Predicted 3D model of a 78-nucleotide RNA (c-di-GMP-I-GGC riboswitch aptamer) from Sphaerobacter thermophilus. The RNAcentral record of the sequence draws on Rfam and Ribocentre.
RNA sequence: GCUGAAAAGGGCAAACCCGUCGCGAGGCGGGGGCGCAAAGCCAUGGACCUCCACCCGGAGGCCGCCAGGCUGCCAGCA
Numbered sequence: 001g002c003u004g005a006a007a008a009g010g011g012c013a014a015a016c017c018c019g020u021c022g023c024g025a026g027g028c029g030g031g032g033g034c035g036c037a038a039a040g041c042c043a044u045g046g047a048c049c050u051c052c053a054c055c056c057g058g059a060g061g062c063c064g065c066c067a068g069g070c071u072g073c074c075a076g077c078a
Base pairs, nucleotide, nucleotide: 001077002076003075004074011036012035016031017030018029019028020027021026034064040070041069042068044067045066046065048061049060050059051058052057
């Protein structure tokens, strides 16, 4: 640097349910486990979603949609 077939130690946690915050999209905590080798971090570009205005637009949400940036465990190969 490339790759993730097998293995070890582990990690994260979709739907759904409960509590709580938010007008909402959603966030946080607990249960749960569909999946994930960056499902670690950053709303930078696009997509999508919400609220206001509804002509332009404004304020937000989401990175487990696609790119981009930063960092990183194990193993294999070079």
The prediction has a mean pLDDT of 83. The model forms 95% of the base pairs in the Rfam consensus.